[in-house]
Context: one part of a larger RNA
Molecule: small-subunit ribosomal RNA, 5' domain
Organism: metagenome
RNA sequence: GGAUGAACGCUGGCGGCAUGCUUAACACAUGCAAGUCGAACGGGAAGGUAUCCUUCGGGGUACUGGAGAGUGGCGAACGGGUGAGUAACACGUAGAGGACCUGCCCUUGAGAGGGGGACAACCGGUGGAAACGCCGGCUAAUACCCCAUAGGCUUAAUGGUAUUAGAAACUGUUGAGUAAAGGAGUAAUCCGCUCAAGGAGGGUUCUGCGGGCUAUCAGCUAGUUGGUGAGGUAAAGGCUCACCAAGGCGAAGACGGCUAGGGGGCGUGAGAGCGCGACCCCCCACAAUGGGACUGAGACACGACCCAUACUCCUACGGGAGGCAGCAGUGAGGAAUAUUGCACAAUGGGGGCAACCCUGAUGCAGCAAUGCCGCGUGUAUGAUGAAGGCCUUCGGGUCGUAAAGUACUUUUCUAUGGGAAGAGAGAGGACGGUACCAUAGGAAUAAGUCCCGGCUAACUACGUGCCAGCAGCCGCGGUAAAACGUAGGGGGCGAGCGUUAUCC
Numbered sequence: 001g002g003a004u005g006a007a008c009g010c011u012g013g014c015g016g017c018a019u020g021c022u023u024a025a026c027a028c029a030u031g032c033a034a035g036u037c038g039a040a041c042g043g044g045a046a047g048g049u050a051u052c053c054u055u056c057g058g059g060g061u062a063c064u065g066g067a068g069a070g071u072g073g074c075g076a077a078c079g080g081g082u083g084a085g086u087a088a089c090a091c092g093u094a095g096a097g098g099a100c101c102u103g104c105c106c107u108u109g110a111g112a113g114g115g116g117g118a119c120a121a122c123c124g125g126u127g128g129a130a131a132c133g134c135c136g137g138c139u140a141a142u143a144c145c146c147c148a149u150a151g152g153c154u155u156a157a158u159g160g161u162a163u164u165a166g167a168a169a170c171u172g173u174u175g176a177g178u179a180a181a182g183g184a185g186u187a188a189u190c191c192g193c194u195c196a197a198g199g200a201g202g203g204u205u206c207u208g209c210g211g212g213c214u215a216u217c218a219g220c221u222a223g224u225u226g227g228u229g230a231g232g233u234a235a236a237g238g239c240u241c242a243c244c245a246a247g248g249c250g251a252a253g254a255c256g257g258c259u260a261g262g263g264g265g266c267g268u269g270a271g272a273g274c275g276c277g278a279c280c281c282c283c284c285a286c287a288a289u290g291g292g293a294c295u296g297a298g299a300c301a302c303g304a305c306c307c308a309u310a311c312u313c314c315u316a317c318g319g320g321a322g323g324c325a326g327c328a329g330u331g332a333g334g335a336a337u338a339u340u341g342c343a344c345a346a347u348g349g350g351g352g353c354a355a356c357c358c359u360g361a362u363g364c365a366g367c368a369a370u371g372c373c374g375c376g377u378g379u380a381u382g383a384u385g386a387a388g389g390c391c392u393u394c395g396g397g398u399c400g401u402a403a404a405g406u407a408c409u410u411u412u413c414u415a416u417g418g419g420a421a422g423a424g425a426g427a428g429g430a431c432g433g434u435a436c437c438a439u440a441g442g443a444a445u446a447a448g449u450c451c452c453g454g455c456u457a458a459c460u461a462c463g464u465g466c467c468a469g470c471a472g473c474c475g476c477g478g479u480a481a482a483a484c485g486u487a488g489g490g491g492g493c494g495a496g497c498g499u500u501a502u503c504c
Stems, first nucleotide, its partner, number of pairs: 001504004006500005013375006019368002021333001026331003030328003035074003040071002047064007081286003091210007100203003105199007113147004122137006152178010182191003212258003219249003224246008261283004265276004288309005311322004339365001341364003347361001348359004378408004388399004413441006422431001448493005453474003459488005469476002
């Protein structure tokens, strides 16, 4: 000198764009953050219309209406947060899978014949303070089950072919096994369903190489290293198990300890390098702590389940409920970090044929000079060089064209009027009566902060008297202090200035 997610002191006019718990992965009141589909299914409250009865309170019937639940489907594994753990195939990069999976989407081929039994909701009964159940009875489906069919697929036996280190690949025969669901519409047709092949995108596994400190850590290892067989998985593999062998790693640093999410990148620097990993993007890990599986195409699952632990809450003491490292917000910690806001209008996501619903993702607004950038606080003229301050050799010098005065301008500001784009045919805008435009008014609403001994740009006076104090280094202060304090003057930067911390 540059830089910062900064903080602190003094000061503070506006706008645009960004950024904003770096500390306690501390604890959390309250609200919201994941639903949707009646065109899968059974049922159906309130209300409305008509009509009948009525003790005038109301009740019945028909039509309509569709709430809130329930069965079922898809989603909830995305999106959002955090950085605790992790020195590791976690990440980066280059490859491999002849060892693999893939819902929705796209392409292609082949299909959907027949039958059955339940369980919720509901009704009746019943336990419990609650959370939540239990018993009996009825019922639908794109829920569940059985039979048929099998172009195919799987599997067993048995042939053939090519490549390969090696057949698990391709192809034939025989046997066995294995599918399906309907809904909407007058219809056409559309949306779905089943099996198979391919694709796209996604995932998973393996390998080479690369990127911390420490030898005041030198030896480490029993599923350990390898083999055979089996189990397990979507899949290779000690991944797991039985048996057998005795191996495997290590000064090119094993094992241990400490620290740490990794990368794209960011800061600095001429570069080499050094430091960092906030915001944004990719990957990983985690969801009070530890463990576990279930469902599913996908999880070992932040707003799912089970167990254990700690903590908090409710309780009728028998027993229950909870998890903000989602968005706001609270307490605590701290030098320190924002609103319990608006909207789904846009972009994107989930569901739905759609209308539409949901979306604290997102778009916006609010707060903060936290940062960057831009603008303004007026312009011209004006010498009796006014008054006043300060200095003075008392002549004067200086603040100083500075002010006043005169003449202008209106960026800003205030008031009034108009008023968007953003919305891909029409309508539809949270932002927003915002941006912007016009008219009017009036210099009107707007300057500080640090320094002035040398380094380093800027000097005098007074006060103080090794005191009070200053200080980044050298050093100032003990009676003439340009170094302390105040004033005048001056210098630097400027809505900021200075200090502290950290990096180059």